[in-house]
Predicted 3D model of a 72-nucleotide RNA (transfer RNA) from Corchorus olitorius. It matches the Rfam family "tRNA". The family's RNA type in Rfam is transfer RNA. The organism belongs to Corchorus, within Eukaryota. The RNAcentral record of the sequence draws on Rfam.

Formats: sequence, structure tokens, C1' cells
RNA sequence: GUCCUGUUAGUUAAAUGGAUAUAACGACUUCCUCCUAAGAAGUAGUUGCAGGUUCGAUUCCUGCACGGGACG
Repeated sequence: GUCCUGUUAGUUAAAUGGAUAUAACGACUUCCUCCUAAGAAGUAGUUGCAGGUUCGAUUCCUGCACGGGACG
């Protein structure tokens, strides 16, 4: 330099064009308990960035950033 691949909640992962983006763990609140843990109920929190296509984009296309890989 060329090509491939990945980037989603605090963490690990789902969701491949269409409903309010989902789950587990974690955080917070309440209940329970003499207290803590466990347990129960609830709450908040997420699509790397910028454009494009589309009625509609996490998904498709382009560029950029970062991580991993192949070739030279």
C1' cells in the first nucleotide's frame, strides 16, 4: 500500500430492512430480614463518527477513526 473482518447499555452478547432495539450479569429504588447475603417487584442506561439509498437503516452503500487478520 491492497484486501478481509469487527465496533450495539458499565460488561458479555442477540436483533440481516419494519412494532417501544432484547437478554444475562452489574447499578439504583422499594419490599422482605434484628443486620448482611439470598429472594421478590420496579427504574435508569445502548446502535463508533459523518454522509448517502429507502416510506422506513443496528441491518444496505461511501468515507473516516480504532481493534484484529491476510498478502506484498